[in-house]
This is a predicted structure of a 1391-nucleotide RNA (small-subunit ribosomal RNA) from an uncultured bacterium.
It matches the Rfam family "Bacterial small subunit ribosomal RNA".
RNAcentral holds the sequence, with entries from ENA and SILVA.

RNA sequence: AGAGUUUGAUCCUGGCUCAGGAUGAACGCUGGCGGCGUGCUUAACACAUGCAAGUCGAACGAAGCACUUAUCUUUGAUUCUUCGGAUGAAGAGGUUUGUGACUGAGUGGCGGACGGGUGAGUAACGCGUGGGUAACCUGCCUCAUACAGGGGGAUAACAGUUAGAAAUGACUGCUAAUACCGCAUAAGACCACGGAGCCGCAUGGCUCAGUGGGAAAAACUCCGGUGGUAUGAGAUGGACCCGCGUCUGAUUAGGUAGUUGGUGGGGUAACGGCCUACCAAGCCAACGAUCAGUAGCCGACCUGAGAGGGUGACCGGCCACAUUGGGACUGAGACACGGCCCAAACUCUUACGGGAGGCAGCAGUGGGGAAUAUUGCACAAUGGGGGAAACCCUGAUGCAGCGACGCCGCGUGAGCGAAGAAGUAUUUCGGUAUGUAAAGCUCUAUCAGCAGGGAAGAAAAUGACGGUACCUGACUAAGAAGCACCGGCUAAAUACGUGCCAGCAGCCGCGGUAAUACGUAUGGUGCAAGCGUUAUCCGGAUUUACUGGGUGUAAAGGGAGCGUAGACGGCUGCGUAAGUCUGAAGUGAAAGCCCGGGGCUCACCCCCGCGCACUACUUCCGAAACCAUGCAGCUAGAGUGUCGGAGAGGUAAGUGGAAUUCCCAGUGUAGCGGUGAAAUGUGUAGAUAUUGGGAGGAACACCAGUGGCGAAGGCGGCUCUCCUGUACGAUGACUCACGUUGAGGCUCGAAAGCGUGGGGAGCAAACACGAUUAGAUACCCUGUUAGUCCACCCCCGUAAAACGAUGACUAUGAGGUGUCGGGGGGCAAAGCUGUUCCGGUGCCGCAGCAACCGCAAUAAGUAGUCCUCCUGGGGAGUACGUUCGCAAGAAUGAAACUCAAUGGAAUUAACGGGGACCCGCCCAAGCGAUCGAGCAUGCGGUUUAAUUAGAAGCAACGAGAAGAACCUUCCCAGGUCUGUGACAUCGAUAUAAAGGCUCCAGAGAUGGAGAGAUAGCUAUAGAGAAGCCAGGUGGUGCAUGGUUGUCGUCAGUUCGUGUCGUGAGAUGGUGGGUUAAGUCCCGCAACGAGCGCAACCCCUCUUGCCAGUCACCAGCAUUAAGUUGGGGAUUCUGCAGAGACUCCCGGUGCCAAGCCGGAGGAAGGGGGGGAGGACGUCAAUUCUUCAUCCCCCUUAUGACCUGGGCUCCACACGUGUUCCAAUGGACAGAGCAGAGGGAAGCGAAGCCGCGAGGUGGAGCGAAACCCAUAAACCUGUUCUCAGUUCGGACUGCAGUCUGCAACUCGCCUGCACGAAGUUGGAAUCGCUAGUAAUCGUGAAUCAGCAUGUCGCGGUGAAUACGUUCUCGGGCCUUGCACACACCGCCCGUCA
Repeated sequence: AGAGUUUGAUCCUGGCUCAGGAUGAACGCUGGCGGCGUGCUUAACACAUGCAAGUCGAACGAAGCACUUAUCUUUGAUUCUUCGGAUGAAGAGGUUUGUGACUGAGUGGCGGACGGGUGAGUAACGCGUGGGUAACCUGCCUCAUACAGGGGGAUAACAGUUAGAAAUGACUGCUAAUACCGCAUAAGACCACGGAGCCGCAUGGCUCAGUGGGAAAAACUCCGGUGGUAUGAGAUGGACCCGCGUCUGAUUAGGUAGUUGGUGGGGUAACGGCCUACCAAGCCAACGAUCAGUAGCCGACCUGAGAGGGUGACCGGCCACAUUGGGACUGAGACACGGCCCAAACUCUUACGGGAGGCAGCAGUGGGGAAUAUUGCACAAUGGGGGAAACCCUGAUGCAGCGACGCCGCGUGAGCGAAGAAGUAUUUCGGUAUGUAAAGCUCUAUCAGCAGGGAAGAAAAUGACGGUACCUGACUAAGAAGCACCGGCUAAAUACGUGCCAGCAGCCGCGGUAAUACGUAUGGUGCAAGCGUUAUCCGGAUUUACUGGGUGUAAAGGGAGCGUAGACGGCUGCGUAAGUCUGAAGUGAAAGCCCGGGGCUCACCCCCGCGCACUACUUCCGAAACCAUGCAGCUAGAGUGUCGGAGAGGUAAGUGGAAUUCCCAGUGUAGCGGUGAAAUGUGUAGAUAUUGGGAGGAACACCAGUGGCGAAGGCGGCUCUCCUGUACGAUGACUCACGUUGAGGCUCGAAAGCGUGGGGAGCAAACACGAUUAGAUACCCUGUUAGUCCACCCCCGUAAAACGAUGACUAUGAGGUGUCGGGGGGCAAAGCUGUUCCGGUGCCGCAGCAACCGCAAUAAGUAGUCCUCCUGGGGAGUACGUUCGCAAGAAUGAAACUCAAUGGAAUUAACGGGGACCCGCCCAAGCGAUCGAGCAUGCGGUUUAAUUAGAAGCAACGAGAAGAACCUUCCCAGGUCUGUGACAUCGAUAUAAAGGCUCCAGAGAUGGAGAGAUAGCUAUAGAGAAGCCAGGUGGUGCAUGGUUGUCGUCAGUUCGUGUCGUGAGAUGGUGGGUUAAGUCCCGCAACGAGCGCAACCCCUCUUGCCAGUCACCAGCAUUAAGUUGGGGAUUCUGCAGAGACUCCCGGUGCCAAGCCGGAGGAAGGGGGGGAGGACGUCAAUUCUUCAUCCCCCUUAUGACCUGGGCUCCACACGUGUUCCAAUGGACAGAGCAGAGGGAAGCGAAGCCGCGAGGUGGAGCGAAACCCAUAAACCUGUUCUCAGUUCGGACUGCAGUCUGCAACUCGCCUGCACGAAGUUGGAAUCGCUAGUAAUCGUGAAUCAGCAUGUCGCGGUGAAUACGUUCUCGGGCCUUGCACACACCGCCCGUCA
């Protein structure tokens, strides 16, 4: 930093999407360790249980407990004993003194207003920021001053009685205090009153002196102190007020009665309508009031280059709340989370009368949800409350636990190691990849595990964390890698499976049998204890544009004007200083970001810094250019006056002629009218036409002009009729910035339409009729109604394109050329002229602008001011709401949903029942055919066991097939072979065969048997295990090669360099001529070149030279015969040549290319014919010629055999053939080709047969022999217009030939039979000269089979005015919403 996506391609506009970062996240797969953070975003839903606010006995009384003093009672261990007794310990109980770091209630004090939680409410002085309080309060704390004298009466606890289930009371009695209440004292303070001085922005404040008034206290003690009262000051914390800032909606435009202000009073710590009484009628609002929706605010956090945008978890500040709503009490502080009262809902409890409760504290439970943790340890630290203190309390806090939720760090090993192992994947089978990866050898030990030591955090003691961090030792490569992606964007590809199925997908899109996009595998890429997905935010997006966008055609200029608010605004001077600027000061909390250091091994993290920054607000001194403002002036902007001409400017009135229609009258007669053609209509009751007269309404020919006027809509006979507006020119007298724009607002505003009343000639929606048409609710015709016209103080208020698709105003920057109005200069002046001036209206054009088209002094250029409007397409200018309207409707104006585009300009091609030019047997002009009949042949269809299959407009259909009886042959029926096969390769091994011959079974394939021969050769033959494999006319021509058709033998199709264009592209190839031709010439920002054209090649037409056998024969001989000798002249043949090139002449053309005519010539302007087919198109044909990827079959989809079928037949089509006859048929006679073929061949003569043919076997591997008689033609005879002496189908009989075989299913012959058919509807085809037509002839294929195909010659025409039309093509141009390209695209209705 960009990328993908609209198109065949391009540029632009414009949306959608992606790559980045982030998160209190969730989900999927996976999961080794540690540190630091972080964890109900949803139900401010309900909560079991425990804990979270207590403490003080140094304020107080009483009770209990322990110890203790004393004593009493009881008991009787021990010692002594004279045994009588004496002594009297421990223990138990009672009373009492004292002590206690004891216990739980009570009175009292302080604290429960902090700390902790949550974000429901709140759009607000709530928050932020900066100020104010002269309008205020402040416990504990600090400092200062002064005090504490002397009394009193109660009350809880407690005891008793009593109500109640309980909670909780009631009554009686006793008692204490630092509890409560008087009295005394009063410096100062407070209150009231007046006075003096000083000060303040105002109310007012401060100081001083005076008078009057009321109000204090508490004790405890360990004797050190602690506590109390009053006052002042400070500090801290709070309260109130103000400036500025703080979301969306106008489809919320008016709101407000304590409302706004005042006076008096009340209330408060304090100001205040805070409350109250009275008075006034104000106050807020387009700079957005009110209403509605949403929301805690900020420091900050995320993103961003920044400006911004989004967010408000954790940490910190403020606010609000504590089940919901309301209320106060106490207190320094609350209207109070773990206080009180009331109401409500819910839960629990109850003896039904009543009571109890509030986790948005920490844990935890249920519920909700995609989703969020332990009913842990400790007060050791840091803080907090109480206390004199010890100490107590502290779910604040410090720690631990759980969660990859996030960030940071570490590890899962390192080196060597090629037999490149095995496995896996793939393969062209050779290999390649995984891959030094593994194995193996050597080494190391971070983490985890084991053992030992062991902190700091703590000041003397005290450590929850914790035997934790950390250190050391031994030990084993062991315990530790996944996830996503791999078509493009976007780094990374192959195989298999699937077959528009399953599925993928963020966008474009992928999948219909070879998917780099689905699924799996292998490999690869990326990140890594994580990786992906989803959601959300910013970015990219300059896609709301302040930085930093637009509005002619892409979305977007209001229909036009006037004008309010607002915004902006000429020159000069002097002031002021709100904005602006310089400097200084204060604030902008801390944390965070950034910079520099430091501490945890590093990092995250944490700490330090009179480090930075916080772009902001406030205060003060100054400056005065700009802006603002005040004053004074000016005239260039603007306006007024005077003079002048121009004009369809407007309103009203009057008036004119032409035309249409109608009425009356005359003339006149059969149609008129209308159309592409007609008909409806009208007319003998006299139309149309024509003449005269009249009526009525509407509109104003010519002039008339990218001429004029008007703000736009718009305005057209005439008027020297009334009224009236504006612009312009000249003048330079007057005013002195009076200007520009203009949200709302007001006015005008075509046509159509609406209301009332007139009018109504013509025209004419609707309607009716006639046509057209498949239909025709249309176009065309005939009628005709609203309407069009007028009036009204009528309405509508829009156009679709109210358009220049271009808002208004001002300034400015090359020219050229018209035109309208006015002025001025010059000249020889009705005129001419220009470097002339102003104002309008046009065209061309430079710079500049623009996506292009284009605009260009009348801008879409360069600048300025103001306004409207736009932000993807559709839904939709629709719905709802509101306003306006009589209505029609107008104005304002969404969303759901849906698509990945919609669009602008230009380019190329294709297309057009667009244009210009040109060509072609394209039409026309001709000749002959097809379509009708019979037959042949192919195709469809039908049929069938099978009728194998392909080909399908031209460009399938006598085409592949240059030839299906078997074979061919693929199809069908039946019979067979096959784990190597009918065919191919290799093959261990064994055999002596295989083939041929004979016989048997069989339809045959095949199976079985036998004989003979065996000289030579040993494997070259046949057989053959195992195994590589064969085979397939099976599929896909849409996987392919090759081949072929077609446009089209049409003249095109491209490239290099240059130039033009942002680019696709253009130019060259366009233009003027010319040609068969992009053929050539000229011109030209083009100059050249390639493939095509032409030529080179072949045949043919003329001819000279050379050569001459099998060809030829003039002369010389010769023969039956060019038969032979001979000749080399001729014909002919062969070879290499010549010849034709617009060369020559004339004309024409531009001087050229060329064209026309002529000469010469065998041939003349390409002489005729052939071969040869550019770039490409049709996914054209062919997998059944061949080759071939992939798929499929493998005792069968392979192979063999017999028979059948491809030859069927109601029918339809194509291509041919024979005909319908006399330009003919039949018979007879006579005459003339060319080109081919021939050895498994052509086959002569002769003989036989009516004939097909048979026999025969000469000659010939061919200029020799044979096929082989050419036929039409010519001559003669006959037929005489008939279904015939035409025509020959079909059928019968008898035959020939080929062939194993002629039934299905061959050709031919003879005799007999003798269909249809008398020239063919619509329509269609071929052909321009040796052509059409006609006539025969040969060849390939082939045993046989030709009306087909390919050749050959014979005879031999007609016509072409011309290019309007049909078809096809070429070039130029134009339109286009088509690009699969008009067989396109696409609209409506119905299903």
Overview: Model confidence (mean pLDDT): 82 of 100.